[in-house]
Context: one part of a larger RNA
RNA sequence: CUGGGUGUAAAGGGUGCGUAGGUGGCUUAUUAAGUUUCAAGAUAAAUCUUAAAUACAAAAUUUAAAUAUCUUUUAAUACUAAUAGGCUAGAGUUUAUUAGAAGAUAGCUGAACAUUAAGUGUAAAGGUGAAAUUUUCCGAUAUUUAAAGGACAUGCAAUAGGCGAAGGCUGCUAUCUAUUUUAAACUGACACUGAGGCACAAAAGCAUAGGGAUCAAACAGGAUUAGAGACCCUGGUAGUCUAUGCCCUGACCGAUGAAUAUUGAUUAUGUUGUAACAAAUGUAAUUAAGCUAACGCGUAAAUAUUCCACCUGAGUACUACGACCGCAAGGUUAAAACUC
Numbered sequence: 001c002u003g004g005g006u007g008u009a010a011a012g013g014g015u016g017c018g019u020a021g022g023u024g025g026c027u028u029a030u031u032a033a034g035u036u037u038c039a040a041g042a043u044a045a046a047u048c049u050u051a052a053a054u055a056c057a058a059a060a061u062u063u064a065a066a067u068a069u070c071u072u073u074u075a076a077u078a079c080u081a082a083u084a085g086g087c088u089a090g091a092g093u094u095u096a097u098u099a100g101a102a103g104a105u106a107g108c109u110g111a112a113c114a115u116u117a118a119g120u121g122u123a124a125a126g127g128u129g130a131a132a133u134u135u136u137c138c139g140a141u142a143u144u145u146a147a148a149g150g151a152c153a154u155g156c157a158a159u160a161g162g163c164g165a166a167g168g169c170u171g172c173u174a175u176c177u178a179u180u181u182u183a184a185a186c187u188g189a190c191a192c193u194g195a196g197g198c199a200c201a202a203a204a205g206c207a208u209a210g211g212g213a214u215c216a217a218a219c220a221g222g223a224u225u226a227g228a229g230a231c232c233c234u235g236g237u238a239g240u241c242u243a244u245g246c247c248c249u250g251a252c253c254g255a256u257g258a259a260u261a262u263u264g265a266u267u268a269u270g271u272u273g274u275a276a277c278a279a280a281u282g283u284a285a286u287u288a289a290g291c292u293a294a295c296g297c298g299u300a301a302a303u304a305u306u307c308c309a310c311c312u313g314a315g316u317a318c319u320a321c322g323a324c325c326g327c328a329a330g331g332u333u334a335a336a337a338c339u340c
Base pairs, nucleotide, nucleotide: 004311005310006309007295008294012308014200015199016198017197021193022192023191025087026086027085028084029083030082031081033080034079035076036075039072040071041070042069043068049065050064051063052062053061054060090190091187092186093185094184095183096182099179102177103176104175105174106173107172108171109153110152113149115147116146117145118144119143120142124135125134162169163168205246206245207244208243209242210241215239219235220234221233222232257307258306259305260304261303262302264287265286266285267284268283269282270281271280272279290297291296313340314339315338322333323332324331325330
């Protein structure tokens, strides 16, 4: 170097876009770079491999051959490549059509919640396993009316459902943006993957300015307890919300990279489609073949191809040092000694 792997044993990048690179539909002609081929030469000897001889075996020796590489040269043209054309099955564009919690902005609505004001009304209310802290005769709790408020979109519909690249997305309306189904027309390989790079990325956290109803780290008190720095209870500040800018992590999980093709059956369901079936495309369940160490997978974890990422005993160590990034918190990259 070749050879093995990555659902759960070590191992798929959090996700997308995309540069270089790698790989790449059908078909015609030309070229002959790769490729195959003829001939000559070169690659010191020894060594390695094979054959023969030295009577036999082993070892050794001698002789020969073989393979491989390079240079020049003669041909071949299936494949790859290059050049010039053609095609429409991949890909894309336009028009019509279809679906949805996809995104952004603005407006509106709803029940609940706590607060404030007023009325009625009187002695308790809260809370718990039981209590107490707590609220309350300066009139609470309860009930009625009104005001202003912030958050939420929880409940029903509702799920084996839908959408999105992932994170994620659920009241209604409008506008803008993106995706998607089907049909027709058009372009004519424009494709796939993608080191670096760029963009996005839950929650918490940071900065500035607002906002502050609820809940609630910290904190305080009451309980419990041997103790209780906890679980339970009463309060309660950051935060939770908005705008802008950072941070860039996660069991970011399907613990399963992306793309293409092939391979049965049954059931449920979304969408398109049909007069109705059929058919297509998703989401799930049970399985055939096949695969797997087994569990299981079976819209693959089967059968094949292309490209990227990653793994190589356990600990030390998602660490040290260095570098880069960050306001900070920290993040990314990432060892060794030593021990077993």
Molecule: small-subunit ribosomal RNA, central domain
Organism: Acanthamoeba hatchetti